[in-house]
Context: one part of a larger RNA
């Protein structure tokens, strides 16, 4: 010096990306517990008190005794306020990621009449299901509580079925070869046979004509206007299928940006409340809230510490010397 380990004036996070580690809480009784809430809950909230023996008592207690200390060693939550996300319990990258991911009840859309749809098989068959639509299957949101606006032009889907377009067949027309004949000849040229394939007929699909968004998705520009200014409730025009409602909003989203005002601290790129100019939130690829819960992320404090000013000792165990 390295490693595990104890202790430590005085401070008390000044360490640090971050209290990372350490350290502090720790049983049991008792009193006592705040916002908030979906009335369970949040609660061990938080915050105090007490706890060993002897001697009388039934007991309630009373009196006495020893230690620094009495849950006398060991094992045994630290708490709190706010904020995002995710309702929970659960799953998950065997071996860097436990999470705001997955997955959940729940809700919704759509498939499915049973020899069900859907899945595996080449096929019998089998699963679905010894279930029947209060059931399977798939999709997408994902408790709860308030709610889920316009747009059907385009793309999917679903209906239609006049027309238009369209396949195999069905149909067989010209046409052509081949001759029996006819004709001076050139060349005609029946029937047959054997090529040949026109018109017409004909399904879905496509076009077309509706419908549908909790289908796939989309949800505008510019210019002017009020008796200070400023703004612009108001008009004007363009385009578009329709031009973003409610709600939230410098957010897990904001480029400018450490916007700005406030709040916290001497001091604050973060937090925390607002404003709204949303480069480039928005309603089930759900939107805003929301008690509970969380080895999930941020920001504050209280305790409480060798994390640190800044470092010292000490035990063990390596290294290192002698043997």
């Nucleotide at each position: 010096c390295c490693c595990u380990u104890g202790u430590u004036a005085a401070g008390g996070a000044a360490c640090u990306c971050g209290g990372c580690a350490a350290a502090a809480u720790g049983a049991c009784c008792c009193c006592g517990u705040a916002a908030c809430u979906u009335c369970g809950g949040g609660a061990g909230a938080a915050g105090g008190g007490g706890u060993g023996c002897c001697u009388c008592g039934a007991a309630a207690g009373a009196g006495g005794c020893c230690g620094c200390a009495g849950a006398g060693a060991a094992u045994a939550g630290g708490c709190c306020c706010a904020a995002g996300c995710g309702a929970c319990u659960g799953u998950u990258u065997a071996g860097c990621a436990a999470a705001a991911a997955c997955a959940c009840a729940g809700g919704u859309c759509u498939g499915u009449g049973c020899g069900a749809a859907g899945u595996a098989g080449a096929g019998a068959u089998a699963c679905g299901a010894c279930g029947u639509a209060u059931a399977c299957g798939g999709g997408c949101u994902g408790a709860c509580g308030c709610c889920u606006g316009c747009c059907c032009a385009g793309u999917g889907c679903c209906g239609g079925a006049a027309g238009g377009u369209u396949a195999a067949g069905g149909g067989g027309a010209a046409g052509u070869g081949u001759u029996a004949g006819g004709g001076c000849a050139a060349c005609c040229g029946a029937a047959g046979c054997a090529c040949g394939g026109a018109a017409c007929u004909u399904a879905a699909g496509c076009c077309c004509c509706g419908g549908u968004g909790a289908a796939c998705g989309g949800c505008g520009g510019c210019c002017g206007u009020a008796a200070c200014u400023a703004u612009a409730a108001c008009g004007g025009u363009c385009c578009u299928a329709a031009g973003g409602u409610a709600g939230c909003g410098a957010a897990a989203u904001u480029c400018c940006u450490u916007g700005u005002c406030g709040g916290g601290u001497a001091a604050g790129u973060u937090c925390c409340g607002a404003c709204c100019c949303g480069c480039a939130c928005g309603a089930a690829u759900g939107g805003c809230g929301u008690a509970a819960c969380g080895a999930c992320u941020u920001g504050g404090g209280c305790a409480c510490u060798g994390u640190c000013u800044c470092a010292a000792c000490a035990a063990g165990g390596g290294a290192c010397c002698c043997g």
Large-subunit ribosomal RNA, domain IV from a bioreactor sludge metagenome, 323 nucleotides, folded computationally. It matches the Rfam family "Bacterial large subunit ribosomal RNA". The coordinates come from a structure-prediction model, not an experiment, and the mean pLDDT is 89.